[in-house]
Context: one part of a larger RNA
RNA sequence: AGACGGGGGCUUGCACAAGUGGUGGAGCGUGUGGCUCAAUUCGUCGCUAAGCGAAGAACCUUACCAGGGCUAGAAAUCCAGCUGCAUACUUUGGGAAACCUUAGUAGCCUUCGAGGGUGCUGGACAGGUGAUGCAUGGCUGUCGUCAGUUCGUGGUUUGAAUCGUUCCCUUCAGUGGGGUAACGAACGCAACCCUCGUUGCCUGUUAUAUUUGUCAGGCGAGACUGCCCCCUCACGGGGGAGGAAGGUGAGGAUGACGCCAAGUCAGCAUGUCCCUCUGAUGUCCUGGGCUGCACACGCGCUACAAUCGCCGUUACAACGAGGCGCAACGUCGUAAGACCGAGCAAAUCUUUCAAAAGCGGCGCCAGUUCGGAUUGAGGUCUGCAACCCGACCUCAUGAAGCCGGAAUCACUAGUAAUCGCGGGUCAGCCACACCGCGGUGAAUACGUUCUCAAGCCUUGUAC
Numbered sequence: 001a002g003a004c005g006g007g008g009g010c011u012u013g014c015a016c017a018a019g020u021g022g023u024g025g026a027g028c029g030u031g032u033g034g035c036u037c038a039a040u041u042c043g044u045c046g047c048u049a050a051g052c053g054a055a056g057a058a059c060c061u062u063a064c065c066a067g068g069g070c071u072a073g074a075a076a077u078c079c080a081g082c083u084g085c086a087u088a089c090u091u092u093g094g095g096a097a098a099c100c101u102u103a104g105u106a107g108c109c110u111u112c113g114a115g116g117g118u119g120c121u122g123g124a125c126a127g128g129u130g131a132u133g134c135a136u137g138g139c140u141g142u143c144g145u146c147a148g149u150u151c152g153u154g155g156u157u158u159g160a161a162u163c164g165u166u167c168c169c170u171u172c173a174g175u176g177g178g179g180u181a182a183c184g185a186a187c188g189c190a191a192c193c194c195u196c197g198u199u200g201c202c203u204g205u206u207a208u209a210u211u212u213g214u215c216a217g218g219c220g221a222g223a224c225u226g227c228c229c230c231c232u233c234a235c236g237g238g239g240g241a242g243g244a245a246g247g248u249g250a251g252g253a254u255g256a257c258g259c260c261a262a263g264u265c266a267g268c269a270u271g272u273c274c275c276u277c278u279g280a281u282g283u284c285c286u287g288g289g290c291u292g293c294a295c296a297c298g299c300g301c302u303a304c305a306a307u308c309g310c311c312g313u314u315a316c317a318a319c320g321a322g323g324c325g326c327a328a329c330g331u332c333g334u335a336a337g338a339c340c341g342a343g344c345a346a347a348u349c350u351u352u353c354a355a356a357a358g359c360g361g362c363g364c365c366a367g368u369u370c371g372g373a374u375u376g377a378g379g380u381c382u383g384c385a386a387c388c389c390g391a392c393c394u395c396a397u398g399a400a401g402c403c404g405g406a407a408u409c410a411c412u413a414g415u416a417a418u419c420g421c422g423g424g425u426c427a428g429c430c431a432c433a434c435c436g437c438g439g440u441g442a443a444u445a446c447g448u449u450c451u452c453a454a455g456c457c458u459u460g461u462a463c
Base pairs, nucleotide, nucleotide: 002463003461004460005459007458008457009456010455011454012453013452015448016447019411020410021409022408023407026302027301028300029299030298031297032296033295034293035292042053043052064288065287066286067285068284069283070282073125077124078123079122080121081120082119085117087106088105089104090103093100094099108116109115127275128274130273131272132271136269137268138264139263140262141260143258148187149186150185151184152183153182154163155162156161167178168177169176193252194251195250196249198221199220200219201218202217203216204215207212214347224246227240228239229238230237231236304404308363309362310361311360312359313358320351321350322349325344326343330339331338332337370401375396376395377394378393379392380391381390417440418439419438420437421436422435423434
């Protein structure tokens, strides 16, 4: 100087408290451990691993396993020699395919120097998701959007160091003010950027019959404690007016010096080591596996019902996406869907009737008109192919479950809760995930004693 303390003081945070809804019990989905297996590829492991890499494992992916092939190789560059050679078509046999093998036909350009392209042979080499994240780059998590971390000159000190950065007031803030052996400065804070909320002007496709005007884009205005009252030396704080908005208006992007030899050699790059002409740790193919199930854990979905379920009827969105695409209308089918195919590179057409809510009716507290797992049968669609191992529809079946032990999580406002909708990945989809969008729309915060984490000052220390 730090770190630590079941030391002290001050302060902050959904940290506790006050509330709301959950998880932990059930079924299912998904990830992980374990077990099993020929293989169940690999990585990640308190917070900071476990719906994570994976924004899509039937083949492919795929890295794993079994079996069958190829060896200068599936793809790259160069050298030497040979070659009317690439390529196309036909063809024999083996085979699951990959691949191996047989025969034939057509067939180069050229400035004639040889060159260009192709194939074969030989040689330099390729290739590796093999190891090391404790050799690395880059990127990332975390403390933490916490308010901190430093430097120059100068002062103090034998020196390590220290002052500055401490103190008082204040702030979300090392924010600002005052004081001061300090004076200045840098990275952080804030502001500059984006979105939302009010408004003026301009422009514009589209909507509408036109005017018009929602909307979209651009340029502006507006909020600064500016005004009033109180407190204060000041900074600022409390209340109020006006205002769409008030004291950081709300949200986002933005992550200092550093810590954890944190994570990643499997995204990529890369040092070293290892495997390769004794046929592979390279590479191609078929099939299987990654989906396996006495069990344990994490994250979710659906419920256990009457603030509900079912039936009928009736309103109101936003963000998006669309050409190998979105697909109206019409017809058929109980339905999934099929046929046909208008329109639309889209404010024009389609996706697209949003659902919860409202109105009417039934159910009357039961393992039920709750709940939907599981199983049987029949179908639809995608795809070369749904056995392992897809989604969806219809009929039948109707399990556990009557609110969940110890414990534990999220959230302070258009938030929680609840209700649907869209997108990426994608042929299809195991999406209940993730990323967004809007609809309805609460309760509570006395307070800082306690739990956890953090900041500043101070104190103890044999670290």
Molecule: small-subunit ribosomal RNA, 3' major domain
Organism: Parcubacteria group bacterium Gr01-1014_8